[in-house]
Context: one part of a larger RNA
Molecule: small-subunit ribosomal RNA, central domain
Organism: metagenome
RNA sequence: CUGGGCGUAAAGCGUGUUCAGGCGGCCUAGCAAGUCGGGCAUGAAAUCUCUCGGCUCAACCGGGAGAGGCUGUCCGAUACUGCUGGGCUUGAGGACGGUAGAGGGUGGUGGAAUUCCGCGUGUAGUGGUGAAAUGCGUAGAUAUGCGGAGGAACACCAGUGGCGAAGGCGGCCACCUGGACCGUCCCUGACGCUCAAACACGAAAGCUAGGGUAGCGAACGGGAUUAGAAACCCCGGUAGUCCUAGCCGUAAACGAUGUUGACUGGGUGUCAGAGGUGUAAAACCCUUUUGGUGCCGGAGCAAACGCGUUAAGUCAACCGCCUGGGGACUACGGCCGCAAGGUUAAAACUC
Numbered sequence: 001c002u003g004g005g006c007g008u009a010a011a012g013c014g015u016g017u018u019c020a021g022g023c024g025g026c027c028u029a030g031c032a033a034g035u036c037g038g039g040c041a042u043g044a045a046a047u048c049u050c051u052c053g054g055c056u057c058a059a060c061c062g063g064g065a066g067a068g069g070c071u072g073u074c075c076g077a078u079a080c081u082g083c084u085g086g087g088c089u090u091g092a093g094g095a096c097g098g099u100a101g102a103g104g105g106u107g108g109u110g111g112a113a114u115u116c117c118g119c120g121u122g123u124a125g126u127g128g129u130g131a132a133a134u135g136c137g138u139a140g141a142u143a144u145g146c147g148g149a150g151g152a153a154c155a156c157c158a159g160u161g162g163c164g165a166a167g168g169c170g171g172c173c174a175c176c177u178g179g180a181c182c183g184u185c186c187c188u189g190a191c192g193c194u195c196a197a198a199c200a201c202g203a204a205a206g207c208u209a210g211g212g213u214a215g216c217g218a219a220c221g222g223g224a225u226u227a228g229a230a231a232c233c234c235c236g237g238u239a240g241u242c243c244u245a246g247c248c249g250u251a252a253a254c255g256a257u258g259u260u261g262a263c264u265g266g267g268u269g270u271c272a273g274a275g276g277u278g279u280a281a282a283a284c285c286c287u288u289u290u291g292g293u294g295c296c297g298g299a300g301c302a303a304a305c306g307c308g309u310u311a312a313g314u315c316a317a318c319c320g321c322c323u324g325g326g327g328a329c330u331a332c333g334g335c336c337g338c339a340a341g342g343u344u345a346a347a348a349c350u351c
């Protein structure tokens, strides 16, 4: 240097941006670095191959020839790669005109409900469960009417609907702001793809400081159940859940499926557009087409399950990762963190 793999058997980094690196569209000219051919030089001896010879053979030893490789140098070739110059538009980007959206941030605002408070009506229960009890209630509860306070979440719409790189995003309004798609084919002219490191984002829980606290609710207290009950059930209830600022950096962060591009039968829903037909104009229907999102299936693939133009099919580029089970998502060390811990990551031993 080389193999085989990564949906479920070990294996796709949680996600994105991106320097270095790797790879790179069509036409053309030059150069000749890679590449290819030839000459020369070098390639010590031993070793290796062939051959001849010497020990009675062989091993062994001696003579001769050859092979061997990075390289240097000169001459030549120019398809491919490279470098330099010129051109192109299909990749990529831009412009213009439209479209949809819980994409993000800030501020405001609305109604239902729970709880609490005040007042009224009203009287003995209520609540809870498999059944109960703890609890609450004659100091007037539960129920019911009116008023008030406050916090959190937004029923219906709602949809294998939509948006976002992922995490994720759902009342309504305004402002700020990112991306996508469609149409025109107007502009630039390969400006591209991937990406170790790095940087950024990153559910929940947790941490620091300050606020807030209606409901829910680890811990905790009590009641039950039970042989016991450190639980499941019930009554309470602190942290937390919420906000601001800053950490943490993990997850069954899942499609358990890296990103990009190309190619390869169909059928049927749905979302966002565009064109045609149609119409007085629309709409429905029919039809063509682009992008998303589902289902079913062909070839093919696959150990099977299944995947199947949204591939797990057929190829290409680049990155990541795996290499028997346990020990071990561990120890030690490094780095990061306030801590919790995270990340990188063995060995002995054992089967």
Stems, first nucleotide, its partner, number of pairs: 003323004007305002012319001014201004021194003025088007033081002035077007042069001048066007091191001092188003095184005103177007110154001115149007125136002162169002206247006215241002220236004258318006266296011300307002324351003333344004